This is a predicted structure of a 101-nucleotide RNA (Glycine riboswitch aptamer) from an Anaerolineales bacterium. Taxonomically the source falls in Anaerolineales (Bacteria, Bacillati, Chloroflexota, Anaerolineae). Rfam family: Glycine riboswitch aptamer. Gene Ontology term of the family: glycine biosynthetic process. The model forms 91% of the base pairs in the Rfam consensus.

Order: sequence, then structure tokens, then C1' cells
RNA sequence: CGAGGCGCCGGGGGAGAGACCCGGCCUGGAGCCGGGCGCCGAAGGGGCAAGUCCGGGGUUUCCCGGAUGAAACUCUCAGGCAAAAGGACUCCGGUGCCCAA
Repeated sequence: CGAGGCGCCGGGGGAGAGACCCGGCCUGGAGCCGGGCGCCGAAGGGGCAAGUCCGGGGUUUCCCGGAUGAAACUCUCAGGCAAAAGGACUCCGGUGCCCAA
């Protein structure tokens, strides 16, 4: 210098599921609080396979136990179920760090 990797900032795109019922606050409300039933998965969070490692047994490439171990899978704690906001992921621009040839 720089393929690439990890972040941060700005902008674009971005799904799913009750504008549910009851009571209260409020002038009213799609807002807030409490209770109830039904749902969603893509903030965050939890769980697991193969494999690998360790220990014990066995002597043949096996058995038992433990550790580690991914996701858009799974759970639904959290969050969400009109709009708005949020939103994994993705594209563009900028920027910081690491780094092979």
C1' cells in the first nucleotide's frame, strides 16, 4: 500500500402477528396503568447437532461421562401484534482499527 475482516456514523430497502375484551386515568383517543384470552420472531437474550478436546473402561478403532460447540433452527424471558417508532439482514456513502500477497 492493500484483497479481506471487525466496529461506528448518515441515508435507502426491510417481514410477521388482535386498531382484541374488561376496568381505571383522560374532554376524547389508536395514548398510559392494571387484569384476561389469542398470536408473532428479525432488537436483545436462552437452548441444541456434527466435530474437537479431556477423563475412565476396553483393545482395537468401541462404550460411558464431562467440556467446548452454529444458525435465519428452536424457546418465547424480553420485545412486538393499525400508523409512528423499533427491526435481524442488506445496499450506498463516510470513518476507526486489524491484516495476507